A computed fold for a 477-nucleotide part of an RNA from an uncultured bacterium, annotated as small-subunit ribosomal RNA, 3' major domain.
Rfam family: Bacterial small subunit ribosomal RNA.
The coordinates come from a structure-prediction model, not an experiment, and the mean pLDDT is 84.
Context: one part of a larger RNA
RNA sequence: UGACGGGGGCCCGCACAAGCGGUGGAACAUGUGGUUUAAUUCGAUGCAACGCGAAGAACCUUACCUGGUCUUGACAUCCUCGGACCGCUUCAGAGAUGAAGUUUCCUCUUCGGAGGCCGAGUGACAGGUGCUGCAUGGCUGUCGUCAGCUCGUGUCGUGAGAUGUUGGGUUAAGUCCCGCAACGAGCGCAACCCCUACCCUUAAUUGCCAUCGGGUUAUGCCGGGCACUUUAGGGGGACUGCCGGUGACAAGCCGGAGGAGGGUGGGGAUGACGUCAAGUCCUCAUGGCCUUUAUGACCAGGGCUACACACGUGUUACAAUGGGAGUUACAGAGGGAAGCUAAGCCGUGAGGCCAUGCCAAUCCCAGAAAAACUUUCUCAGUUCGGAUCGCAGUCUGCAACUCGACUGCGUGAAGCUGGAAUCGCUAGUAAUCGCGGAUCAGCACGCCGCGGUGAAUACGUUCCCGGGCCUUGUACA
Numbered sequence: 001u002g003a004c005g006g007g008g009g010c011c012c013g014c015a016c017a018a019g020c021g022g023u024g025g026a027a028c029a030u031g032u033g034g035u036u037u038a039a040u041u042c043g044a045u046g047c048a049a050c051g052c053g054a055a056g057a058a059c060c061u062u063a064c065c066u067g068g069u070c071u072u073g074a075c076a077u078c079c080u081c082g083g084a085c086c087g088c089u090u091c092a093g094a095g096a097u098g099a100a101g102u103u104u105c106c107u108c109u110u111c112g113g114a115g116g117c118c119g120a121g122u123g124a125c126a127g128g129u130g131c132u133g134c135a136u137g138g139c140u141g142u143c144g145u146c147a148g149c150u151c152g153u154g155u156c157g158u159g160a161g162a163u164g165u166u167g168g169g170u171u172a173a174g175u176c177c178c179g180c181a182a183c184g185a186g187c188g189c190a191a192c193c194c195c196u197a198c199c200c201u202u203a204a205u206u207g208c209c210a211u212c213g214g215g216u217u218a219u220g221c222c223g224g225g226c227a228c229u230u231u232a233g234g235g236g237g238a239c240u241g242c243c244g245g246u247g248a249c250a251a252g253c254c255g256g257a258g259g260a261g262g263g264u265g266g267g268g269a270u271g272a273c274g275u276c277a278a279g280u281c282c283u284c285a286u287g288g289c290c291u292u293u294a295u296g297a298c299c300a301g302g303g304c305u306a307c308a309c310a311c312g313u314g315u316u317a318c319a320a321u322g323g324g325a326g327u328u329a330c331a332g333a334g335g336g337a338a339g340c341u342a343a344g345c346c347g348u349g350a351g352g353c354c355a356u357g358c359c360a361a362u363c364c365c366a367g368a369a370a371a372a373c374u375u376u377c378u379c380a381g382u383u384c385g386g387a388u389c390g391c392a393g394u395c396u397g398c399a400a401c402u403c404g405a406c407u408g409c410g411u412g413a414a415g416c417u418g419g420a421a422u423c424g425c426u427a428g429u430a431a432u433c434g435c436g437g438a439u440c441a442g443c444a445c446g447c448c449g450c451g452g453u454g455a456a457u458a459c460g461u462u463c464c465c466g467g468g469c470c471u472u473g474u475a476c477a
Stems, first nucleotide, its partner, number of pairs: 001477002003474003007471007015461002019425005026316008034307002042053002064302007073125001077124002079121005087102006105116004127291002130289003136285002138280003141276001143274001148187006154163003167178003193268004198236007207226001212223003239262001242256005318418001322377006334365003339358002344353003384415001389410007431453007
């Protein structure tokens, strides 16, 4: 100087407390451990691994296993020789592949040749998702969006170092003020950026009968118009600016006015010096090592989907604030051409047929759902709950046996609110309800977004956890 303390002081955080809803019990989904297996590819392992890499394993993917094959190689450059290549047909084979048949060169040219494409050969070499993340780059997690981490000059100290950065207040903040052997500065904080809440303006192939006219059973449907709404460019607006109190006359704090908004308005992006030899050699790059008729390459089938069990994360429930039936209302944000698909018809339905519009404020996906109204069920393992299984189907796809999703009929399991323990959340939040998207042929209870309805509680900082500053002890570095 740090680190640590079941030392002290001050302060903060959904850290506790106060509340609301969960997990832990059930079934299922998914990941992991374990076990099994020819293989169940590999990695991630306290917080910070476990719906994680994987934004989608039937084949492919695929890295694993079994079997069948190849050896200058599936891919790249160079050299030599030859020729078009591609395509089509037949046979053998699980296919890779092999055999046979058929067709046949292009561009430039100084006519010597050069280039493109394919095949054969030779060796240099290719190849490796093989090892080492404890050789590395890059990227990332975490402490933590915590308020810290440092430097120059000066001063003090023999020196390591100290001072500044400590102190008194204050703040979300090393934020600001005052004081002070310090005076300044840098990286962080804040602001500058984006979205959202209000207004103005510009613009108008959406919106409006607001205004005029026409038309319809009805609808901006038509002419017409940018007033309003909206859309998207520009600007304004909030700064403790104003008033009162308080404070040290400061920084600030408390209350009020005005205002769409008030003290960082709400949300996002943004992550200092560093820590964990943290994670990743399987994104990529790369040193070293290893391999080279195999640890490379091709193919078929299988596996990654196994199942006594254990754990994590979720979904659906156990019901009456509910289940069923009928009627009826209101979103936002997205996606669409190898695409989204209207209307009509067929089917109980998944869906099918036909066909229309839209490269999209124009058409489509698209019915929002919870809510509201009417009605039924009457506390039961039930008209709760839907697992499991049987049969019959639909769709995608070369192909749904291992191993897809969905539909109809039948079946109707566990489950009556969950031990010890444990998690999230402070407001348009929790809870609850549906909608969209990426990946994607098909496949979502996961993920990323979107809006609808919409709470309760916070006395307080003694205690648990994590963190910041000062101080103290130490046989630790």